[in-house]
RNA sequence: GGCCCGUUCGUCUAUCGGCUAGGACAUAUGGUUCUCAUCCAUAAAAGAGGGGUUCAACUCCCCUACGGGCUA
Numbered sequence: 001g002g003c004c005c006g007u008u009c010g011u012c013u014a015u016c017g018g019c020u021a022g023g024a025c026a027u028a029u030g031g032u033u034c035u036c037a038u039c040c041a042u043a044a045a046a047g048a049g050g051g052g053u054u055c056a057a058c059u060c061c062c063c064u065a066c067g068g069g070c071u072a
Stems, first nucleotide, its partner, number of pairs: 001071007010025004018055001027043005048064005
């Protein structure tokens, strides 16, 4: 250089065009407790960047960035 794969809450991970984007851990608040821990409830928190297709895009297409693999 060429080809292929990946990028989603703080972390890990679901979601194969109808999303008001789900779950676990962690965090915050409250309850329970003499206190802490455990446990229970609630809350906050995410689609790498840009463009296109579509009534509608995390999802399909293109470019860019980053990471990984194969190959010369």

Transfer RNA from a Candidatus Parcubacteria bacterium, 72 nucleotides, folded computationally. It was read from a public genome assembly. Rfam family: tRNA. It is annotated as a transfer RNA. Its mean pLDDT, the model's own confidence on a scale to 100, is 83.